Model confidence (mean pLDDT): 77 of 100.
This is a predicted structure of a 357-nucleotide RNA (Bacterial RNase P class A) from a soil metagenome.
The sequence is in RNAcentral, with records from MGnify.
[in-house]
RNA sequence: GCCGGGUGAUCGCCGGUGGGCUCGUCCCACGGGAGGAAAGUCCGAGCACCAAAGGACGGAAUGCCAGGUAACGCCUGGUGGGGGUGACUCCGAGGAAAGUGCAACAGAAAGGAAACCGCCCCGCUGCUUCGGUCGCGGGGUAAGGGUGAAAAGGUGAGGUAAGAGCUCACCGGGUCGGCGGCAACGUCGGCCGCGGGCAAACCCCAUUCGGUGCAAGACGAAGCAGAAAGCGCUCGAGAACGGUCCGUUCGAUGCUUUCGGGUAUGUCGCUGGAGGCGCGUGGCGACGCGCGCCCUAGAUGAAUGAUCGCCAACCGAGUCCCCGAGGGGCCCGGUGAACAAAACUCGGCUUAUGAGC
Numbered sequence: 001g002c003c004g005g006g007u008g009a010u011c012g013c014c015g016g017u018g019g020g021c022u023c024g025u026c027c028c029a030c031g032g033g034a035g036g037a038a039a040g041u042c043c044g045a046g047c048a049c050c051a052a053a054g055g056a057c058g059g060a061a062u063g064c065c066a067g068g069u070a071a072c073g074c075c076u077g078g079u080g081g082g083g084g085u086g087a088c089u090c091c092g093a094g095g096a097a098a099g100u101g102c103a104a105c106a107g108a109a110a111g112g113a114a115a116c117c118g119c120c121c122c123g124c125u126g127c128u129u130c131g132g133u134c135g136c137g138g139g140g141u142a143a144g145g146g147u148g149a150a151a152a153g154g155u156g157a158g159g160u161a162a163g164a165g166c167u168c169a170c171c172g173g174g175u176c177g178g179c180g181g182c183a184a185c186g187u188c189g190g191c192c193g194c195g196g197g198c199a200a201a202c203c204c205c206a207u208u209c210g211g212u213g214c215a216a217g218a219c220g221a222a223g224c225a226g227a228a229a230g231c232g233c234u235c236g237a238g239a240a241c242g243g244u245c246c247g248u249u250c251g252a253u254g255c256u257u258u259c260g261g262g263u264a265u266g267u268c269g270c271u272g273g274a275g276g277c278g279c280g281u282g283g284c285g286a287c288g289c290g291c292g293c294c295c296u297a298g299a300u301g302a303a304u305g306a307u308c309g310c311c312a313a314c315c316g317a318g319u320c321c322c323c324g325a326g327g328g329g330c331c332c333g334g335u336g337a338a339c340a341a342a343a344c345u346c347g348g349c350u351u352a353u354g355a356g357c
Base pairs, nucleotide, nucleotide: 001357002356005311006310007309008308009307010306011305013033014032016030017029018028019027020026021024035339039350040349042348043347044346045345046344047213048212049211050210059209060208061207062206063205064078065077066076067075068074079093080091081090082089083088094204095203099202100201101198102197116145117144118141119140120139121138122137123136124135126133127132153171154170155169156168157167158166172194173192174191175190176189177188178187179186180185217268218267219266220265226259227258228257229256230255231254238250239249240248241247275294276293277292278291279290280289281288282287313335314334315333316332318330321328322327323326
């Protein structure tokens, strides 16, 4: 990185369609019912509502180049750099002469530095075999030693008292130009003697960014409260009993209707979509285009399960058979699963994951 199994029986669970009657949260039949990550909710979108002249401050994210994409902080291909003998692999890869800052310990000195040892020159003093040399003082020196993660480009030569980009050659760096490349950049030549590291320290520069998430939101709407109108208050509105009438009982802070808002609750949003598969085609590739085929959960205190078999696959033992020297067949035994489960929908990233390949 791939894969995340197939099939049979029995018992269940949740939607859908059709039918049945004794109309029940009933019965019967048919058909459908999780994932590669459904997860974390970390990015990017669709969709919905809210907010919104414009600008500034503040904040966040991203940070080589080109391409892909609806878009991305994702992907692909390059460039540069690190690692590896190599196939290959890794990279948070803008700016350190804008400013501020940091560098423990060690070390003389940690940035336009520093003289501890050493080296060289001079002076003084002592010694002397008169060549020098011990000590003290002054000065030069960053080549050597030592400290450190890091010591002011590297190597060599010239040069010098000793040294030093002081000078030169090559390498490294910067810059200008030519050539190649869409570009990052590469390469060649000229010039410059060349003030380190850290920005996953503050910061600076460039680009982008309004908020909340389907519990968004839309529609309908008991009860209760409110408003208005009408009727009624013992000459009874209306209600209960009842198939209807009569009748009986209750009955005044009452009854009826309408209105806007709106709770419980119901419906929609809701799954056919930047969709999947196959073939062809363009492209190194991500991916695009064309044609054909397919439709595959949509629940809401939330179903998709359990048991027993068989098989694929793999492991171990056996060796009757085959090919011919480690494989296949046959047969026996074993394992036959982990991580985890939709909740508006996509594209990514990240994380988890048994057996096996």